Annotation:
A computed fold for a 404-nucleotide RNA from a Desulfobacterales bacterium, annotated as Bacterial RNase P class A.
[in-house]
RNA sequence: GACGGUGUCCAAACGAUCGCUGGAUAUUAUAUCCGGAGGAAAGUCCGAACACCGCAGGGCAGGGUGCUCCAUAACGUGGAGUCACGGCAACGUGAAGGCCAGUGCCACAGAAACCAUACCGCUCCGCGGUCUUAUUGUUGCCGCUUGCGCGGCAAUAAGAGACUAUCGGGGUAAGGGUGCAACGGUGCGGUAAGAGCGCACCAGGUCCCCGGGCGACCGGGGGCGCUCGGUAAACCCCACCCGGUGCAAGACCAAGUAGGGAAGCGUUUUAGGGUGGCCCGCCCGAGCUUCCGGGUAGGUCGCAAGAGAUAACGGGUAACCGUUAUCCGGAGAUGAAUGAUCGUUGGCCGCAUCAGGGUAACCUGGCUGCGGCAACAGAAUUCGGCUUACGGGCACCGCCGACC
Numbered sequence: 001g002a003c004g005g006u007g008u009c010c011a012a013a014c015g016a017u018c019g020c021u022g023g024a025u026a027u028u029a030u031a032u033c034c035g036g037a038g039g040a041a042a043g044u045c046c047g048a049a050c051a052c053c054g055c056a057g058g059g060c061a062g063g064g065u066g067c068u069c070c071a072u073a074a075c076g077u078g079g080a081g082u083c084a085c086g087g088c089a090a091c092g093u094g095a096a097g098g099c100c101a102g103u104g105c106c107a108c109a110g111a112a113a114c115c116a117u118a119c120c121g122c123u124c125c126g127c128g129g130u131c132u133u134a135u136u137g138u139u140g141c142c143g144c145u146u147g148c149g150c151g152g153c154a155a156u157a158a159g160a161g162a163c164u165a166u167c168g169g170g171g172u173a174a175g176g177g178u179g180c181a182a183c184g185g186u187g188c189g190g191u192a193a194g195a196g197c198g199c200a201c202c203a204g205g206u207c208c209c210c211g212g213g214c215g216a217c218c219g220g221g222g223g224c225g226c227u228c229g230g231u232a233a234a235c236c237c238c239a240c241c242c243g244g245u246g247c248a249a250g251a252c253c254a255a256g257u258a259g260g261g262a263a264g265c266g267u268u269u270u271a272g273g274g275u276g277g278c279c280c281g282c283c284c285g286a287g288c289u290u291c292c293g294g295g296u297a298g299g300u301c302g303c304a305a306g307a308g309a310u311a312a313c314g315g316g317u318a319a320c321c322g323u324u325a326u327c328c329g330g331a332g333a334u335g336a337a338u339g340a341u342c343g344u345u346g347g348c349c350g351c352a353u354c355a356g357g358g359u360a361a362c363c364u365g366g367c368u369g370c371g372g373c374a375a376c377a378g379a380a381u382u383c384g385g386c387u388u389a390c391g392g393g394c395a396c397c398g399c400c401g402a403c404c
Base pairs, nucleotide, nucleotide: 001400003398004397005396006395007394008393009392010391012345013344014343015342016341017340018339020036021035022034023033024032025031026030038376042387043386045385046384047383048382049381050246051245052244053243057280058279059278060277062242063241064240065239066238067081068080069079070078071077082096083094084093085092086091097237098236102235103234104231105230106229119176120175121172122171123170124169125168126167128164129163130162131161132160133159135158136157137156138155139154140153141152142151143150144149184202185201186200187199188198189197203227204226205224206223207222208221209220210219211218212217250301251300252299253298260292261291262290263289264288265287272284273283274282308327309326310325311324312323313322314321315320347373348372349371350370351369352368353366354365355364356363357362
């Protein structure tokens, strides 16, 4: 100096003029004072507070979470770890229980992808063929012999051995091929040829033991020849958890037409109703449902004092918890306020300039000058999280290069 990683802070300040709005006070058409959008207010993904519902009693279906320990009102969140994967690393991500309960799927290629399998091969036997023969028999010729017979050569047959086309019947899964993956790996022995068939050393699996840790798990030792898998953000199994609806919840006040008309069902316990679906249980119950026609849809509360904020101390690795003190006049709208203009300052970028450091590149600084820029974006019951969008500053860590 470049690149990367983690964490954190800010999101402008002051003044003037005009405008909007909540509260307080007053002499109440008004005046004065104190206030008036966010770190995400967004998404509506989770959880709760609160409100209402005689079932929120039991169950089924359904949904959620899924390594360990802790934190929390709770959570699918957070902290600290373990393991796995990615990265040189700082770090990041994890939908991280179970494939020996069962059912599926693994295209194409390949012989074969759930108990197998033989495409190319290797090997044995048979039919058939070729060659050899120190073996045996027969025949022919030649030589020898008085004769019996002997010797040599050739042919042929049998036996034996070697090789082998096609075909048939066995053995094999070591070698080759296909594929993401094919029935553990390397080596030695063994075999007709091979194979954990046997052995040695590894890998995996399983069982036992020792040590560390609350635990997930880590480290070490030994036995067993036991040796095809993958997939559960596939159906499923297992463990734990889940009442519902939601501020358009809900409470109160006022007003009002036509407490209208027709039809169907019901008036016994029976219709009907009881806050996601279904069943059981329990409770209410004389009205309920459909169509036609008419009126109203206004006001007040809920509405901000809270699992609150700030500070100090203590406990804890941390998340967080406890104690004490202080504060609360710190937005409360309802077709929806929080704005506009000007000036100054601050921030960031570029150029110039001055000073210091430096070999240089360059770095640091300036109540120096000029020009420019300012992101994502607007409360609507509130709070704890997560996710997404985005301008600028600071700190620490990793790694690469250069110089001293």
Record summary:
Its Rfam family is "Bacterial RNase P class A". Rfam links the family to the GO terms tRNA processing, dimeric ribonuclease P complex and ribonuclease P activity. Rfam classes the family as a ribozyme. The prediction has a mean pLDDT of 78. NCBI's taxonomy places the organism under Bacteria, Pseudomonadati, Thermodesulfobacteriota, Desulfobacteria, Desulfobacterales.